Guanidine-I riboswitch aptamer from Roseobacter sp., 104 nucleotides, folded computationally. Taxonomically the source falls in Roseobacter (Bacteria, Pseudomonadati, Pseudomonadota, Rhodobacterales). The sequence was found by an Rfam model in a public genome assembly.
[in-house]
RNA sequence: GAACAAGGAGACUAGGGUUCCGCCGCUCGCGGGUCAGGUCCGAGAGUUUCCGCUGCUCCAGCAAAUUCUGCAGCAGUACACGGCGGGGGAAAAUCCCGGGAGAG
Repeated sequence: GAACAAGGAGACUAGGGUUCCGCCGCUCGCGGGUCAGGUCCGAGAGUUUCCGCUGCUCCAGCAAAUUCUGCAGCAGUACACGGCGGGGGAAAAUCCCGGGAGAG
C1' cells in the first nucleotide's frame, strides 16, 4: 500500500409517523398524533435465530488423496464517528441513497 462471506434472510426492539381501527372534541360529518394504544414503517454502526462462509478434528466415498466430494463435532464470522440534501405505499423515522460526502 492492497484485498476480504467485512455475505444473505426471518423475527423482534429502540425509534417513527397517521392511511385504517380505536380514542378525544364538536356546530354530527368533519377536525385532532400537541392521542398512551392495535394495524403500519423500522436499524451497517440494536437484540436474536437460521442459512451461508472460514479453520481444525473425525468418519465415509472414489483407483487414490493433506489436496476432490459428502456427513458430523468444535471454534470463528472483527470494528464501526457521521451531516446537509434528496427519496420514501397515508406519513415520518436511528428507513433508503449510505459503512456514501466528510471526519478520524